Predicted 3D model of a 1400-nucleotide RNA (small-subunit ribosomal RNA) from an uncultured bacterium. The sequence is in RNAcentral, with records from Greengenes. It matches the Rfam family "Bacterial small subunit ribosomal RNA". Its mean pLDDT, the model's own confidence on a scale to 100, is 82.
RNA sequence: AGAGUUUGAUCUCUGGCUCAGGAUGAACGCUAGCUACAGGCUUAACACAUGCAAGUAGAGGGGCAGCAUAUGCGAAAUUUCGGUUUUGUAUGAUGGCGACCUGCGAAUGGGUGAGUAACGCGUAUCCAACCUGGCUGUCACUGGAGGAUAGCCCUUCGAAAGGAGAAUUAAUACUCCAUGUCAUGAAGAUGGGGCAUCCUGUAUUCAUGAAAGGUUAGCGGUGACAGAUGGGGAUGCGUCCCAUUAGAUAGUAGGCGGGGUAACGGCCCACCUAGUCGUCGAUGGGUAGGGGUUCUGAGAGGAAGGUCCCCCACAUUGGAACUGAGACACGGUCCAAACUCCUACGGGAGGCAGCAGUGAGGAAUAUUGGUCAAUGGGCGGAAGCCUGAACCAGCCAAGUAGCGUGCAGGAAGACGGCCCUAUGGGUUGUAAACUGCUUUUGUGCGGGGGUAAAGUCACUCACGAGUUGGGUGUUUGCAAGUACCGCAUGAAUAAGGAUCGGCUAAUUCCGUGCCAGCAGCCGCGGUAAUACGGAAGAUCCGAGCGUUAUCCGGAUUUAUUGGGUUUAAAGGGAGCGUAGGCGGAGAUGCAAGUCAGUUGUGAAAGUUCGCGGCUCAACCGUGGAAUUGCAGUUGAAACUGUGUUUCUUGAGUGUACAUAAGGAUGGUGGAAUUCGUGGUGUAGCGGUGAAAUGCAUAGAUAUCACGAAGAACUCCGAUUGCGAAGGCAGCUGUCCGGGGUACGACUGACGCUGAGGCUCGAAAGUGCGGGUAUCGAACAGGAUUAGAUACCCUGGUAGUCCGCACAGUAAACGAUGGAUACUAGUGGUUGGCGAUAGACAAGUCAGCCACCAAGCGAAAGCGUUAAGUAUCCCACCUGGGGAGUACGCCGGCAACGGUGAAACUCAAAGGAAUUGACGGGGGCCCGCACAAGCGGAGGAACAUGUGGUUUAAUUCGAUGAUACGCGAGGAACCUUACCCGGGCUUGAAUUGCAUGGGACAGUGCCAGAGAUGGUGCAUUCUUCGGACCCAUGUGAAGGUGCUGCAUGGUUGUCGUCAGCUCGUGCCGUGAGGUGUCGGCUUAAGUGCCAUAACGAGCGCAACCCUUUUUCUCGGUUGCCAUCAGGUAAAGCUGGGCACUCCGUGAAUACUGCCAUCGCAAGAUGUGAGGAAGGUGGGGAUGACGUCAAAUCAGCACGGCCCUUACGUCCGGGGCUACACACGUGUUACAAUGGCCGGUACAGAAGGUAGCGCCCUGGCAACAGGAAGCCAAUCCCGAAAUCCGGUCUCAGUUCGGACUGGAGUCUGCAACCCGACUCCACGAAGCUGGAUUCGCUAGUAAUCGCGCAUCAGCCAUGGCGCGGUGAAUACGUUCCCGGGCCUUGCACACACCGCCCGUCA
Repeated sequence: AGAGUUUGAUCUCUGGCUCAGGAUGAACGCUAGCUACAGGCUUAACACAUGCAAGUAGAGGGGCAGCAUAUGCGAAAUUUCGGUUUUGUAUGAUGGCGACCUGCGAAUGGGUGAGUAACGCGUAUCCAACCUGGCUGUCACUGGAGGAUAGCCCUUCGAAAGGAGAAUUAAUACUCCAUGUCAUGAAGAUGGGGCAUCCUGUAUUCAUGAAAGGUUAGCGGUGACAGAUGGGGAUGCGUCCCAUUAGAUAGUAGGCGGGGUAACGGCCCACCUAGUCGUCGAUGGGUAGGGGUUCUGAGAGGAAGGUCCCCCACAUUGGAACUGAGACACGGUCCAAACUCCUACGGGAGGCAGCAGUGAGGAAUAUUGGUCAAUGGGCGGAAGCCUGAACCAGCCAAGUAGCGUGCAGGAAGACGGCCCUAUGGGUUGUAAACUGCUUUUGUGCGGGGGUAAAGUCACUCACGAGUUGGGUGUUUGCAAGUACCGCAUGAAUAAGGAUCGGCUAAUUCCGUGCCAGCAGCCGCGGUAAUACGGAAGAUCCGAGCGUUAUCCGGAUUUAUUGGGUUUAAAGGGAGCGUAGGCGGAGAUGCAAGUCAGUUGUGAAAGUUCGCGGCUCAACCGUGGAAUUGCAGUUGAAACUGUGUUUCUUGAGUGUACAUAAGGAUGGUGGAAUUCGUGGUGUAGCGGUGAAAUGCAUAGAUAUCACGAAGAACUCCGAUUGCGAAGGCAGCUGUCCGGGGUACGACUGACGCUGAGGCUCGAAAGUGCGGGUAUCGAACAGGAUUAGAUACCCUGGUAGUCCGCACAGUAAACGAUGGAUACUAGUGGUUGGCGAUAGACAAGUCAGCCACCAAGCGAAAGCGUUAAGUAUCCCACCUGGGGAGUACGCCGGCAACGGUGAAACUCAAAGGAAUUGACGGGGGCCCGCACAAGCGGAGGAACAUGUGGUUUAAUUCGAUGAUACGCGAGGAACCUUACCCGGGCUUGAAUUGCAUGGGACAGUGCCAGAGAUGGUGCAUUCUUCGGACCCAUGUGAAGGUGCUGCAUGGUUGUCGUCAGCUCGUGCCGUGAGGUGUCGGCUUAAGUGCCAUAACGAGCGCAACCCUUUUUCUCGGUUGCCAUCAGGUAAAGCUGGGCACUCCGUGAAUACUGCCAUCGCAAGAUGUGAGGAAGGUGGGGAUGACGUCAAAUCAGCACGGCCCUUACGUCCGGGGCUACACACGUGUUACAAUGGCCGGUACAGAAGGUAGCGCCCUGGCAACAGGAAGCCAAUCCCGAAAUCCGGUCUCAGUUCGGACUGGAGUCUGCAACCCGACUCCACGAAGCUGGAUUCGCUAGUAAUCGCGCAUCAGCCAUGGCGCGGUGAAUACGUUCCCGGGCCUUGCACACACCGCCCGUCA
């Protein structure tokens, strides 16, 4: 010092929430060895059992109950007869002393924080307005007299507490007289001083006022003054929140005079005056003891006030006084109240907020301990007594500090655990074991200073003669035999808590499966969770660690230091103006602010620095600093202030000139609208997207004339003008106001702003009275619609207009308060002045606009009219919602306005800009996208796929486009994954090792549905290394089981669309942009031009294959022009390679040429030439990416699951089911045709388990023979066409489904379930609704041929091949899809979005 969180991403944006730090009188959870120091009812100022916390003095007194001593007397026991012991009694005689009188103390100490917002506290000053016991100093005195009273004793009342009466008695108790240095009061010549009233000294006079003894000690008493100490009072300043508390106050404010007090004072009283306090916050309400200080913070601040110190207040609650130096008194009194206790019911007693302790409350806070040894206090002459003050100990991790729980060596890097992999590693981990060492602490034993260098008492010495100092002796220790030291013993007695997704240091496995749970914020968990729970490991801290609560910090998030207000929250709707704040130039005085020096104070403790003491530290001691403050005093005079004086530039006045939709009030004008009357005129008008309601034959609309009414002012008109804002528009009269310019005559700072206040204030609205043409809330009707309380239409009331009065709000906006000064420019325009060379054109002042430098800003933007640089004043803001709501108050006739919260809830809400996607936004462009055409689908039958249904099973997958003749390019068995049944379990297949055997293999037979089982026959090879086969054992298996949302690979689609990016540079705070945009062009981001971009990559194109033309070379199996031979015919043969053809290698096409247009790129042309012309046709080729698209069942692969089964073998069945629905096809419905006969011309491909010429048989499928061919050699009928015939529009000589019969072929086997052939049968169907598909040329359409798979085939499918061979495209408005630019956006899962309301 910052970080996380709003977004797809961004911002030095705004803004809240949250975290990391420190702290605590804490509490809770887990854990716990020792020591030192400090701390410990924050809640019920709730109630309290019990004990203790204030007594002391016999050197003040009378006394003597009890104790002791002494003496006297009596009795008993005993006796050495002296006495001794015990007991009783007497004597206050002695020590001493219960109770009492008396003195001092009890007003300190200790506790608590209820009350108190106050001179209570803090600080400073004052008392000339005061008191002060004990103490210190000085002066003076201490004479005489008297009467009581407690106690004791007697009587008596009461349960008790407690009294009552009588008698007697003392004092340092009380009273009186005297004296009076002196004090007080009065008078006071004269002197001094101060602070206004005043204070004070001296001489003198008058009045009043004292005393206490006891003892011989070192005691007291009285008066006075002074000091010290302690207290009392007054004042300045400071001291919490609320204005939704704005007025409060009659002893109230002041005065004269009294009373009272220690003293001043309305403190109290009589009288007089009517004041006093208050927006600089009175009064009221709420809360609270204040300070030193404590915590935090860089500081300024903020929060707190426990322990310790100072002050205050209180002592069950309220009130009151007494005593006293001091109290209105915690352990005193009286009264009242509540509560508790005792009681004989008549009455009494009590006050823990003292120390312990109890109950209660609460999350929560300790022992009914020891000692007066020390320190301190009270009394005493002293000894001493008292002291829950204090000092110690006990309990509590509740805090701070210190120490320990070992140290060193030790690798087989052990076992075990955990993890990864697959045979090995990693980690726990030098950790352990083991070896050596040490002994803090613990345990045991021993020693042991100091707190006491003090004090008491006794003796003695010294001097300055004292509560003095020295010496000697005696004596005093609770804690405690503690701290500390030594010895012995033995690693022995001692480690946990939290965390590990990011913030935030630290990760893996298993379990769980939006469950259980976590969470401070963001957020994790829906089958691979580093976030839940456990484990292992790691990290942090450590006798503690976490959690919770609270405070400060971070938060510049209330901003004095140190914030803002165009759009994020925030400028009042506007002006005038009061208080207040701020204020031009020169001179001069003062010194309030200000600055400097100095003095006093700012207690101690605390903080901080130095030094020192406990072994160290915490802690403590000592000294310094600091204590930022207040007050006094001495100076300074720049600035602010204040007084005086002067000035003119701010401000105002004056004169002149022009100026405007400025305001108020009259008059007046034309057009339009509606209405009325009359004329013309006839069937509709009106209205809408289309209609209807409405008006109209009783004459509308339309049109003409005349008349009436009210409201508003076309053009000019604008980027215009005026006004404070709201606002202001026909023309004109009157009245009123404003700003501007020029001049520089006058005043001389007269100014700016402006809380409250006052005034103005659009529209709508309200009241009263008018007016009412138009328009028109409400309302009615008609439409629209799922509905339509709307939008549209027809009507229509209030209102709209005028006068008077209210209301007081608007996106009242420039979302931008006012004033002043300064800071580059350019252009336009309005009103003046003004110059001139005279239309315009310099300059200057005041306005209104546009663009920009600097600067500012989060950016957009603002930019002399600032949102720049500064000053002054006002207003307002502090997360979103709740809410401009509720309550209260004020205003209003009402409507409503002003002021204006909280509970609760969320982690965001926002601003600006960016990139996409989207728009029933715009522009440009493309595509069989539409249009123009041709042929289909959708209707029929069948084939095939799918859904659904069914089933033991109908295996699985594919599902908008991008699934559905798809995976499947061949389901009768097999395939096969499904179902039923029968078997096997190291297993059907593959393989390592070990052992055994030599054929267990093979081949017959039997059982069985088969797998399988039984049985017979025969029985290895060898180069001796072994090979091969089988069996057994063991280790691996196997799985078409799940997850395509864990994956690889492959594929579909957008789309063969023209796009997608990068480097460097530049722009931007940044996300990003630029490049890739713009103009033209292209099939194309194809190219050209332009250009802060310049280049490049993946795509496009080209390169590749094929086709079309030519050439070169080669010539068999191809070909045959020439030559020769030959056949019924035929390249059949020799020969040849010219041609065709097949191969190889080249060429050609590039807008190259011409013309027109164009800067160019390029475009155009019945152009030329050319086989081909503008990428010639076709193919292969598919950018970055999108769809968690498809596939775990092609294959591969992570994880999970099954293991006598989810593996594997076999038989049979199923995948072929069938009410139905959909897709893709085939065949048709016929005459451009069907049938019959004749007849011509391909290309490509395949072939030895094959193709099969040809011959024979069969109507045919085919069968029996069989030449040739492992192929340019052999095999392999093209069909439509064309020619002829027939059919003649019909369910037919169309169509062929379905069915019957008979066959052929393949195959182990055609029942479920094959194809083909022949004969017979002859269904639907007569061109197909809405809708929809393909195709732009060798294309569509149509015709046949081949191939893969394959025993055969359900192929009408798929992939190829050639034959015949069209029509149409005006064009881009529309539908669909796409590309580029631009615009809006509250979307980003991206419009299948987001989001509002109602109901549940």